[in-house]
RNA sequence: ACGUUAUCACGAAAGGCAGAGGGAUUAGACCCGUUGACGCCUUAGCAACCCAUUUCUUUUCGAAAUAAAGGUGCUACAUUCUACAGUUUAUCCUGAACUUAUUUCAGGAAUUAAUCUGACAGAUAACAG
Numbered sequence: 001a002c003g004u005u006a007u008c009a010c011g012a013a014a015g016g017c018a019g020a021g022g023g024a025u026u027a028g029a030c031c032c033g034u035u036g037a038c039g040c041c042u043u044a045g046c047a048a049c050c051c052a053u054u055u056c057u058u059u060u061c062g063a064a065a066u067a068a069a070g071g072u073g074c075u076a077c078a079u080u081c082u083a084c085a086g087u088u089u090a091u092c093c094u095g096a097a098c099u100u101a102u103u104u105c106a107g108g109a110a111u112u113a114a115u116c117u118g119a120c121a122g123a124u125a126a127c128a129g
């Protein structure tokens, strides 16, 4: 590297260096950026994955709470959004119910728009290697 599990709409910025692109990748959109982005360093902070303490359960596994010393991580935008599959709604068509319009129900259709779910990809942690 690959793999397994968990999480990913919360939260948290100043200074210095440096100087042109950057937001992982492809495309589109939307943004950040010479009023200095991205990156690196220092300090500060956020969070609570591992670790620590306590309680419950207990063979183990596990659950809850507390803390923030240590190992990571993070500190523009939802993983910035979309892409693939499906659900629902809007639209259209057909049929049925109903006294007409209307309305309701059932089935179907491709495009577009929206919503939700899942997948893919990615990031991080722990484990394994």
Base pairs, nucleotide, nucleotide: 003127004126005125006124007123008122013043014042015041016040017039021032022031023030026083027082028081029080044075045074046073049071050070052066053065054064055063056062079121084118085117086116088114089113090112091109092108093107094106095105096104097103
RNAcentral holds the sequence, with entries from Ribocentre. SAM riboswitch aptamer (S box leader) from Polaribacter sp., 129 nucleotides, folded computationally. The organism belongs to Polaribacter, within Bacteria. It matches the Rfam family "SAM riboswitch aptamer (S box leader)". Rfam's curators write: The SAM riboswitch is found upstream of a number of genes which code for proteins involved in methionine or cysteine biosynthesis in Gram-positive bacteria. The SAM riboswitch acts at the level of transcription termination control. The predicted structure consists of a complex stem-loop region followed by a single stem loop terminator region. An alternative and mutually exclusive form involves bases in the 3' segment of helix 1 with those in the 5' region of helix 5 to form a structure termed the anti-terminator form. This entry represents the conserved core of the complex structure involving helices 1-4. Gene Ontology term of the family: regulation of gene expression.